[in-house]
Molecule: c-di-GMP-I-GGC riboswitch aptamer
Organism: uncultured Desulfobulbaceae bacterium
């Protein structure tokens, strides 16, 4: 540098339950294993989910409902960036 067929050490952990954080989306911990050769990091591109506060429209007696929108998240979507384990081939 390429690649993941054998091997061998191991390593991560999807639904789903439990507690707990959140306005949600998701987190966090613990059980649990559908999977993963970067299913270690990392929101920089794209894409996706949420929508409390702002802001707009209605309707209003408190206040209700719609809207649009990341200052909010997914890294187990894809890509790009940095780091790494064990083996093979150069």
């Nucleotide at each position: 540098c390429u690649c993941g067929a054998a091997a061998a050490a191991g390593g991560c952990a999807a639904a789903c339950c439990a507690u707990c954080c959140c306005a949600a989306a998701g987190g966090a911990u613990g059980g649990g294993a559908c999977g993963c050769a970067a299913a270690g990091u990392u929101a920089c591109c794209g894409g996706c989910c949420u929508a409390a506060c702002c802001c707009c429209g209605c309707c209003u007696g408190a206040g209700g409902c719609g809207g649009a929108u990341a200052u909010g998240g997914c890294a187990g979507c894809g890509g790009g960036a940095c780091u790494g384990c064990c083996g093979g081939g150069u």